[in-house]
RNA sequence: GCCCCUGUAGCCCAAUUGGAAGAGGCGUCUCAUUUAGGGUGAGAAGGUUGCUGGUUCGAGACCAGCCAGGGGUA
Numbered sequence: 001g002c003c004c005c006u007g008u009a010g011c012c013c014a015a016u017u018g019g020a021a022g023a024g025g026c027g028u029c030u031c032a033u034u035u036a037g038g039g040u041g042a043g044a045a046g047g048u049u050g051c052u053g054g055u056u057c058g059a060g061a062c063c064a065g066c067c068a069g070g071g072g073u074a
Stems, first nucleotide, its partner, number of pairs: 001073007010026003013022001019057001028044006050066005
């Protein structure tokens, strides 16, 4: 250089066919329980879906370029 995979909340990761962004887990915060902490239970907050364009009534998903990480290849 070329080819393939991945990028979604602080972390891990769903959304598989274009039609409601959290289905979940960890973590954080509040409350209850406890003398206190841990554990447990209830609740809450947290998002420019890597970036820039394009297609579309509608994009996390499709297309183009770029960036980052991983793998393959002479």